This is a predicted structure of a 74-nucleotide RNA (transfer RNA) from an uncultured bacterium.
Its Rfam family is "tRNA". The family's RNA type in Rfam is transfer RNA.
The coordinates come from a structure-prediction model, not an experiment, and the mean pLDDT is 83.
RNA sequence: GGGCCCAUAGCUCAGCAGGUUAGAGCGGCUGACUCAUAAUCAGUAGGUCCGGGGUUCGAAUCCCUGUGGGCCCA
Numbered sequence: 001g002g003g004c005c006c007a008u009a010g011c012u013c014a015g016c017a018g019g020u021u022a023g024a025g026c027g028g029c030u031g032a033c034u035c036a037u038a039a040u041c042a043g044u045a046g047g048u049c050c051g052g053g054g055u056u057c058g059a060a061u062c063c064c065u066g067u068g069g070g071c072c073c074a
Stems, first nucleotide, its partner, number of pairs: 001073007010026004019057001028044005050066005
């Protein structure tokens, strides 16, 4: 220098042939249970989906560009 892949909740990830409120597990908080803790059960908070721009009635999803990470080639 060239090519490919990834970036979504505190963590690990799903959702990506555009469409109603953006989700799961773990973790956090509250309560129940217990003499108490753990486990279990119930409830609850938490993300303008890496930044910017574009297409569209409508974008996490499509296009362009940048940033960060990984792999391959030179």